[in-house]
RNA sequence: AGUUUAUCAAGAGUAUGGCGAGAGUACUGGCUCUAUGACCCAUCGGCAACCCUCGGAAACGAGAAGGUGCUAAGUCCAGCCCCGACAGGGGAAAGAUAAUAG
Numbered sequence: 001a002g003u004u005u006a007u008c009a010a011g012a013g014u015a016u017g018g019c020g021a022g023a024g025u026a027c028u029g030g031c032u033c034u035a036u037g038a039c040c041c042a043u044c045g046g047c048a049a050c051c052c053u054c055g056g057a058a059a060c061g062a063g064a065a066g067g068u069g070c071u072a073a074g075u076c077c078a079g080c081c082c083c084g085a086c087a088g089g090g091g092a093a094a095g096a097u098a099a100u101a102g
Base pairs, nucleotide, nucleotide: 004099005098006097007096008095013044015043016042017041018040022033023032024031027079028078029077030076045071046070047069050067051066052063053062054061055060075094080091081090082089083088
């Protein structure tokens, strides 16, 4: 970097330190966050429960030591397809995360 499978409407920080201008998916259009310091990095705290641990034949239940992940907004919304008079709804694609056989 790609394969396969599953999940993506919930949840969790006005924390401390560093940096200093963009950030939220590459693009486009919206919208939002941001010098009252965002994004990112480190530490601490927290959330969740994929792997994991315990019980169980299983379904499933309980847990959180460890491996990941996450901690503004539905994956911020739309872009393609379908339904619909509109409002809106459903799906796909793309992306993210986990486990997976190489």
Notes:
Predicted 3D model of a 102-nucleotide RNA (SAM riboswitch aptamer (S box leader)) from Candidatus Doudnaibacteriota. Lineage of the source: Bacteria > Bacteria candidate phyla. The coordinates come from a structure-prediction model, not an experiment, and the mean pLDDT is 84. It matches the Rfam family "SAM riboswitch aptamer (S box leader)". Rfam's curators write: The SAM riboswitch is found upstream of a number of genes which code for proteins involved in methionine or cysteine biosynthesis in Gram-positive bacteria. The model forms 97% of the base pairs in the Rfam consensus. The RNAcentral record of the sequence draws on Ribocentre.